Model confidence (mean pLDDT): 88 of 100. The part of an RNA shown here (large-subunit ribosomal RNA, domain IV) has 355 nucleotides and comes from a Saprospiraceae bacterium. NCBI's taxonomy places the organism under Bacteria, Pseudomonadati, Saprospiria, Saprospirales, Saprospiraceae. The full RNA is in RNAcentral, with records from ENA. It matches the Rfam family "Bacterial large subunit ribosomal RNA".

[in-house]
Context: one part of a larger RNA
RNA sequence: CCCCCGCUAAGGAACUCGGCAAAAUGACUCUGUAACUUCGGGAGAAGGAGUGCCACGUUAGUGUGACGACAUUUACUGUUUGAGCAUGAAGUGGUUGCAGCGGAGAGGCCCAAGCGACUGUUUAACAAAAACACAGGUCUCUGCUAAGCCGCAAGGCGAAGUAUAGGGGCUGACGCCUGCCCAGUGCCGGAAGGUUAAGGAAGGAUGUUAGUGGUAACACGAAGCAUUUAACUGAAGCCCCGGUGAACGGCGGCCGUAACUAUAACGGUCCUAAGGUAGCGAAAUUCCUUGUCAGGUAAGUUCUGACCCGCACGAAAGGCGUAACGAUUUGGGCGCUGUCUCGGCGGGGGGCUCG
Numbered sequence: 001c002c003c004c005c006g007c008u009a010a011g012g013a014a015c016u017c018g019g020c021a022a023a024a025u026g027a028c029u030c031u032g033u034a035a036c037u038u039c040g041g042g043a044g045a046a047g048g049a050g051u052g053c054c055a056c057g058u059u060a061g062u063g064u065g066a067c068g069a070c071a072u073u074u075a076c077u078g079u080u081u082g083a084g085c086a087u088g089a090a091g092u093g094g095u096u097g098c099a100g101c102g103g104a105g106a107g108g109c110c111c112a113a114g115c116g117a118c119u120g121u122u123u124a125a126c127a128a129a130a131a132c133a134c135a136g137g138u139c140u141c142u143g144c145u146a147a148g149c150c151g152c153a154a155g156g157c158g159a160a161g162u163a164u165a166g167g168g169g170c171u172g173a174c175g176c177c178u179g180c181c182c183a184g185u186g187c188c189g190g191a192a193g194g195u196u197a198a199g200g201a202a203g204g205a206u207g208u209u210a211g212u213g214g215u216a217a218c219a220c221g222a223a224g225c226a227u228u229u230a231a232c233u234g235a236a237g238c239c240c241c242g243g244u245g246a247a248c249g250g251c252g253g254c255c256g257u258a259a260c261u262a263u264a265a266c267g268g269u270c271c272u273a274a275g276g277u278a279g280c281g282a283a284a285u286u287c288c289u290u291g292u293c294a295g296g297u298a299a300g301u302u303c304u305g306a307c308c309c310g311c312a313c314g315a316a317a318g319g320c321g322u323a324a325c326g327a328u329u330u331g332g333g334c335g336c337u338g339u340c341u342c343g344g345c346g347g348g349g350g351g352c353u354c355g
Base pairs, nucleotide, nucleotide: 001350002349003348004347005346006345007344008343010341011340014339019336027051028050029049030048031047036041038173052095053094054093055092056091061087062086063085064084068080069079070078071077072075096100108334109333110332111331112330113329114328115326116325120132121131136171137170138169139168140167141166142165148157149156150155174321175320176319177318179251180250181249184248185247186244187243188242189241190240193239194238195237199233200232203229204228205227206226207225208224211220212219213218252270253269254268255267256266279313280310291307292306293305294304295303
C1' cells in the first nucleotide's frame, strides 16, 4: 500500500450521474390502517403496544374418553356420568437485568409521474427492458382430397379436426372511443367495349417440275411437296366500370376582418382524393428551449400542474384514461447511516523482510 470485516464524537446525502454501497426495518400476538378501486384489492398500508421468570394454579377452557348408572328394539345399541391422560389462554400480583422474539435466521416506508394491464419470455458468456408473449379485439383465407406448410415424389403435418374449426396479418386486459380521403397502389367484384399468346386459318408470295411453246438457247408452268406471309378466329391478364381503410397509405396554402390594442367567431381566394375529428400535447415525440406561468427548494437545465406558438401527437404501426402488478424509468419525502464533512482506531488475509 491492497482486500475483507468491526467500531466511530458532532453533523446526517453536504457524497454522487444516481443514496451506488452500507446502515436501518425484520419474528409472533394485539391494536390500528388513507386516497383510489375492476369491490377482489390497496394492506404486513401507514402508525402504535406487548414479549423473560415466579405465584394464584392440577387455572378457565378445549381434546380424548375409562369405570359406573339407566333405558330398550339385547346390540360392535342409546342416554347419562366424567376417572385418567393431553393441551392450554387471559388476568392479577411478584421478581430481575442496560437490554427478555436477550444468540442466529427473518419486509425499510411513504408521495407523485412515465411505460407496459397482469403471471410469464428474452440477447447461454456486457442489455431482463418500455422489447417478445399474453387473454381479449378485428380483418382475411379455408366447405374438406380444406386453406396453409414440408417433400422431386410417395407421403406427412393441418387432424383421426370440420367454420363455436384451422391458417395468415395487425392490435394487445379493462373502460370511453376509433373521425375524413378509394385520386395512386393492393385486394374483391363486373363483363359491354379496346388490346392481347399459342393454336386454327381464307388468301397471297417464293422454290421445285409433269407438261406446253421453241431448231436451240430458253420461256411459261398444273397438282403435289417445301419455305414464307397472312385477313379472320382466339382465354386469362391489362385498359375499362364499380366496391373496399382494424388494406399499403394520405389527412393544405395565402390575404383580409370586431368601437384601445391584441386576437379573429366571420369573409375572400388558390390547390387537393381528402385537408387531422375526439382526445392528448415543450410529451420516451418540442429544434428554437433552462419556452411562459404556478408548485416544490434558501437556491430546481431534472420533477409536478397548467398554457398551446404540435420545428415534426393523433385514433387497432391504435387515441386517451385506468385499480392491481414491476430486480422497470423519473422526481420528492420520512427513517437510517463513514456515501460525505474527514478522517481515526481495531481485527483478519495479502504485499514487504528473513528462511